RNAcentral holds the sequence, with entries from ENA. Transfer RNA from a Spirochaetota bacterium, 71 nucleotides, folded computationally. Its mean pLDDT, the model's own confidence on a scale to 100, is 81. It matches the Rfam family "tRNA". Rfam links the family to the GO term triplet codon-amino acid adaptor activity. Rfam's curators write: Transfer RNA (tRNA) molecules are approximately 80 nucleotides in length.

RNA sequence: GCGAGCGUAGUAUAGUGGUAAUACGAAAGCUUCCCAAGCUUUAGUUGAGGGUUCGAUUCCCUUCGCUCGCU
Repeated sequence: GCGAGCGUAGUAUAGUGGUAAUACGAAAGCUUCCCAAGCUUUAGUUGAGGGUUCGAUUCCCUUCGCUCGCU
């Protein structure tokens, strides 16, 4: 330099046009003499920009980061 793939919550991942979810973690509450464990609740997320669409995490383009292959 060329090509391919990935980017979703603090972490690991699912979802693939119709209000984004699971586990662990965090906070609050209940329980307990205290701690741990357990139960309930809450908050937090689509790498960035643009396009298509009534509607985009999803489709298209550009860009950034990471990984792999070729040279």